[in-house]
RNA sequence: GCCCCUGUAGCUUAGUGGAAGAGCAUCCGGCUGUUAACCGGAAGGUCGCAGGUUCAACUCCUGCUGGGGGCG
Numbered sequence: 001g002c003c004c005c006u007g008u009a010g011c012u013u014a015g016u017g018g019a020a021g022a023g024c025a026u027c028c029g030g031c032u033g034u035u036a037a038c039c040g041g042a043a044g045g046u047c048g049c050a051g052g053u054u055c056a057a058c059u060c061c062u063g064c065u066g067g068g069g070g071c072g
Stems, first nucleotide, its partner, number of pairs: 001071007010024004018055001026042005048064005
């Protein structure tokens, strides 16, 4: 330098056009003599950045950028 994969909550991730869900963690409550475990609830997301297509974009296209891999 070229090619491929990948970036979504603090962490691990689902979602491939109609606009984001889960597990763990955190917080509140229940249970318990206490803690843990268990049960119920809550909060937490400019979906890497910018532009384009579309009535509508996490999703499709282009550029840039972080990570991983391959070739030279």
Molecule: transfer RNA
Organism: Candidatus Undinarchaeales archaeon